[in-house]
RNA sequence: CGUUUUCUUCGGGGUCUGGUGAGAAGGUUAACCUUCAAUUCCGAACCGGCGGUGAGAGCCCGCGAGUUGGAAACAGCUGACCCGGUGCAAUUCCGGGGCCGACAGUAGAGUCUGGAAGAGAGAAGAGGCGG
Numbered sequence: 001c002g003u004u005u006u007c008u009u010c011g012g013g014g015u016c017u018g019g020u021g022a023g024a025a026g027g028u029u030a031a032c033c034u035u036c037a038a039u040u041c042c043g044a045a046c047c048g049g050c051g052g053u054g055a056g057a058g059c060c061c062g063c064g065a066g067u068u069g070g071a072a073a074c075a076g077c078u079g080a081c082c083c084g085g086u087g088c089a090a091u092u093c094c095g096g097g098g099c100c101g102a103c104a105g106u107a108g109a110g111u112c113u114g115g116a117a118g119a120g121a122g123a124a125g126a127g128g129c130g131g
Stems, first nucleotide, its partner, number of pairs: 001130003005127006015044002018042002023036005045111002047101002049063004058099002066077004081097005103114003
């Protein structure tokens, strides 16, 4: 330095307070009253896996996770970006303005609860073998 060789470890972050009250319970024959009630709605805030890319990425390319079919391999489905500046080079930096986010549960969820002390793209280290 190489290796489709063994083992070990690591390998996802983020919500508040206020409003409204679908609905439920109770006091009641009823009207009516009282209490509970969305971290999901409204408002505001916060978060961003992995590899690549002449310069650094949630929104460029690909992968993983998720989901459908299949015995499996594998295949399909699976979100989002523009403008200006600098520069050899940036949809990655700087400035500005936007956008996106699986499935199940529940008053409608990127942030709550759950599958999951799971899985995994990959990363690091220690050996083996060869040069």
Overview
This is a predicted structure of a 131-nucleotide RNA (FMN riboswitch aptamer (RFN element)) from a Bacillota bacterium. The coordinates come from a structure-prediction model, not an experiment, and the mean pLDDT is 84. The source organism's lineage runs through Bacteria, Bacillati and Bacillota. Its Rfam family is "FMN riboswitch aptamer (RFN element)". Gene Ontology term of the family: FMN binding. It was read from a public genome assembly, where an Rfam model found it.